The prediction has a mean pLDDT of 81. A computed fold for a 71-nucleotide RNA from Vicugna pacos, annotated as transfer RNA.
RNA sequence: GAGGGUGUAGCUCAGUGGUGGAGCAUGUGCUUAGCAAGCAUGUGGUCUGGGCUCAAUCCCCAGUACCUUCG
Numbered sequence: 001g002a003g004g005g006u007g008u009a010g011c012u013c014a015g016u017g018g019u020g021g022a023g024c025a026u027g028u029g030c031u032u033a034g035c036a037a038g039c040a041u042g043u044g045g046u047c048u049g050g051g052c053u054c055a056a057u058c059c060c061c062a063g064u065a066c067c068u069u070c071g
Stems, first nucleotide, its partner, number of pairs: 001070007010024004018054001026042005047063005
């Protein structure tokens, strides 16, 4: 330098053109003399910019970070 792939919650990962979920972690409450565990209930997110569309996390283009192959 060229090709391919992946960017979603604090972490590990799903997901799909009609507005996003799980596990762990974390806040609050219940429980306990207290802690842990348990139960209930919250907080928190689509890498960036543009385009198509009534509507984009999803489709297209460019950029960017990382992984990988070739040179």

NCBI's taxonomy places the organism under Eukaryota, Metazoa, Deuterostomia, Dipnotetrapodomorpha, Vicugna. Its Rfam family is "tRNA". By type it is a transfer RNA. The sequence is in RNAcentral, with records from Rfam.